[in-house]
RNAcentral holds the sequence, with entries from MGnify. c-di-GMP-I riboswitch aptamer from a soil metagenome, 91 nucleotides, folded computationally. Its Rfam family is "c-di-GMP-I riboswitch aptamer". Rfam describes the family as follows. GEMM was predicted in a large-scale screen for bacterial structured RNA regulatory elements. The coordinates come from a structure-prediction model, not an experiment, and the mean pLDDT is 83.
RNA sequence: GACAAAGGCAAACCCGUCGAAAGGCGGCGACGUAAAGCUUCCGGUCUAAGGGACACCGAGGGACUCGUCCUACGAUAGCGGGGCUGCCGAA
Numbered sequence: 001g002a003c004a005a006a007g008g009c010a011a012a013c014c015c016g017u018c019g020a021a022a023g024g025c026g027g028c029g030a031c032g033u034a035a036a037g038c039u040u041c042c043g044g045u046c047u048a049a050g051g052g053a054c055a056c057c058g059a060g061g062g063a064c065u066c067g068u069c070c071u072a073c074g075a076u077a078g079c080g081g082g083g084c085u086g087c088c089g090a091a
Base pairs, nucleotide, nucleotide: 001088008033009032014027015026016025017024018023031078037084038083039082041081042080043079044076045075046074050071051070052069053068054067058066059065060064
């Protein structure tokens, strides 16, 4: 699911905490939510510690450094799909 009832979850902000970051967790709080329960298998997006490059942009320069660019093994299940599970209730 019935223009029903019961019950559930909890965005942003702020505080604390963990993390390099994205973000997580706890508190507060409700923007929303029929799986906003679980799961990174597929696609997307975010971040780039570590690793790689110096063709590009900028500063310095002896090597090169800062920096810039690339990269997920990080994150997102409240970005979508798939998989698994499940509360309440008439006709």